[in-house]
Context: one part of a larger RNA
Molecule: small-subunit ribosomal RNA, 3' major domain
Organism: Candidatus Altimarinota bacterium
RNA sequence: AGACGGGGACCCACACAAGCGGUGGAGCAUCUGGUUUAAUUCGAUAGUAAGCGAAGAACCUUACCUAGGCUUGACAUCUCGGGAAGUCUGCCGAAAGGCGGAUGUGCCGUAAGGAACCCGAUGACAGGUGCUGCAUGGUUGUCGUCAGCUCGUGCCUUGAGGUGUACGGUUAAGUCCGUAAACGAGCGCAACCCUUGUCCUAAGUUGCAUUUUUCUUAGGAGACUGCCGGCUUCAAGUCGGAGGAAGGUAGGGAUGACGUCAAAUCAGCAUGGCCCUUAUGCCUAGGGCGACACAGGUGCUACAAUGGCCAGUACAAUGGGUUGCGAGAGAGUAAUCUCGAGCUAAUCUCCAAAGCUGGUCCAAGUUCGGAUUGAGGGCUGCAACUCGCCCUCAUGAAGCUGGAAUCGCUAGUAAACGCGUAUCAGCCAUGGCGCGUUGAAUAUGUUCCUGGGUCUUGUACU
Numbered sequence: 001a002g003a004c005g006g007g008g009a010c011c012c013a014c015a016c017a018a019g020c021g022g023u024g025g026a027g028c029a030u031c032u033g034g035u036u037u038a039a040u041u042c043g044a045u046a047g048u049a050a051g052c053g054a055a056g057a058a059c060c061u062u063a064c065c066u067a068g069g070c071u072u073g074a075c076a077u078c079u080c081g082g083g084a085a086g087u088c089u090g091c092c093g094a095a096a097g098g099c100g101g102a103u104g105u106g107c108c109g110u111a112a113g114g115a116a117c118c119c120g121a122u123g124a125c126a127g128g129u130g131c132u133g134c135a136u137g138g139u140u141g142u143c144g145u146c147a148g149c150u151c152g153u154g155c156c157u158u159g160a161g162g163u164g165u166a167c168g169g170u171u172a173a174g175u176c177c178g179u180a181a182a183c184g185a186g187c188g189c190a191a192c193c194c195u196u197g198u199c200c201u202a203a204g205u206u207g208c209a210u211u212u213u214u215c216u217u218a219g220g221a222g223a224c225u226g227c228c229g230g231c232u233u234c235a236a237g238u239c240g241g242a243g244g245a246a247g248g249u250a251g252g253g254a255u256g257a258c259g260u261c262a263a264a265u266c267a268g269c270a271u272g273g274c275c276c277u278u279a280u281g282c283c284u285a286g287g288g289c290g291a292c293a294c295a296g297g298u299g300c301u302a303c304a305a306u307g308g309c310c311a312g313u314a315c316a317a318u319g320g321g322u323u324g325c326g327a328g329a330g331a332g333u334a335a336u337c338u339c340g341a342g343c344u345a346a347u348c349u350c351c352a353a354a355g356c357u358g359g360u361c362c363a364a365g366u367u368c369g370g371a372u373u374g375a376g377g378g379c380u381g382c383a384a385c386u387c388g389c390c391c392u393c394a395u396g397a398a399g400c401u402g403g404a405a406u407c408g409c410u411a412g413u414a415a416a417c418g419c420g421u422a423u424c425a426g427c428c429a430u431g432g433c434g435c436g437u438u439g440a441a442u443a444u445g446u447u448c449c450u451g452g453g454u455c456u457u458g459u460a461c462u
Stems, first nucleotide, its partner, number of pairs: 001462002003459003007456007015446002019409005026301008034292002042053002064287007073125001077124002079121005086103007107114002127276002130274003136270002138265003141261001143259001148187006154163003166179004193253004198221007224247001227241005290428001303402001307361007320349002328339004368399001373394007415438007
């Protein structure tokens, strides 16, 4: 100088407390461990792994296994020889591939050849999702959006070092004020950026009241403790009030200091070194990544009457759409199929669901719950057996609110409700990311638990 303390003082945070809803019990989905397996490819493992890489594993992907094959190779450059390229087609084979048949002879040319492309030979080489993230770049997580981390000159100390950065106030903040051997400065904080909320102007569009307004786009205004009062060194500021759409950082986002964890990633990419080179490379078919005594994580659906079912009826916002979205009509119980209007900033697709109104069920393993299983269909796709989704009929399991423990959340939030979208032929999406609708409770406070910051003290630690 740090680090640590079941030392002290002060401060903060959904950290506790006050509340609301969950997880832990059930069934299923998904990920992981373990076990099994020919293979169940690999990585991630307290917080900071486990609906994570994966914004889509039937084939492909695919890296794994089995089997059949290739060896200058699926891909690149160079040398030599041959042939345009290409198209059609027979046999064997699961395919890869092997053995053939026919056709075709193009472009530039100084007529030798050349440019694409294909086949063969030769070796230089290719290739490797093989190893090392403890050789690395780049990127990322985390402490933590915590308020810290440093430098120049000066001063103090024998020196390491200290001071500045301390103290008194104050702040979300090393934010600002005052004081002091310090005076300044930098990276952080804040502001500048995007977005939501109010108004004005202009243009466009829509129609719903057509003298106006919703919406879209662009430009501007507006909030600064600016005004008033109390408190305070009358400093920074804080408390209350006015006006205002908005008040003291207005809400949300982006933004992540010096560094920590030899944290993560050689499988996104790049890359040093090592290793393989008729194989650890490459092609193909089938299988596996989907197994299942069990254990853990994250979720979905429930256990019902604030409900289930039936009928009627109302109100959104994101966003997507020509290999597409598809109203409407027709067929079908339905999934779905056939024909197919129309829009491109909003007009079409297109419409929500909880809600509201009426009826029914009457406390039961039920008209709760929907797992599982049987039968029949539909769709995508070469192909749904392993291993897709959807529909109809039948079946109707566990489950009556969950032990110890544990998680999220302070306002348009939690909770509830549906909708959209990326990936994508289809889909294992109950996931991810967004969007709106309905819309709470509680916070006396900082004793305690957890994490963090500042100062100080002790030390058998560095």